Transfer RNA from Ruminobacter sp., 71 nucleotides, folded computationally. Rfam family: tRNA. The family's RNA type in Rfam is transfer RNA. It was read from a public genome assembly. The prediction has a mean pLDDT of 81.
């Protein structure tokens, strides 16, 4: 310069065209003489621009970031 592969919640993973989930962890409440554990509720997300589709995290291009390999 080239090719390839991975970006999804504060972290670590799921879902592969039809409501985007868990588990840690955050904040309320419950409970306890406090601590811890424990039960409930809640909030948080598909790198980013386009493009096919009725519909796109998912399929195409593009462009950033990481990583490996090549010269």
């Nucleotide at each position: 310069g080239c090719g390839g592969g991975c970006g999804u919640a504060a972290u670590u993973c799921a879902a592969u065209g039809g409501c985007a989930g868990a588990a840690u962890g955050a904040a309320a409440g419950c409970u306890u003489c406090c601590c811890a554990a424990g039960c409930u509720u809640u909030a948080c997300a598909c790198g980013c621009g386009g493009g096919u589709u009725c519909g796109a995290u998912u399929c195409c291009c593009g462009u950033c970031g990481c990583c490996c390999g090549c010269u």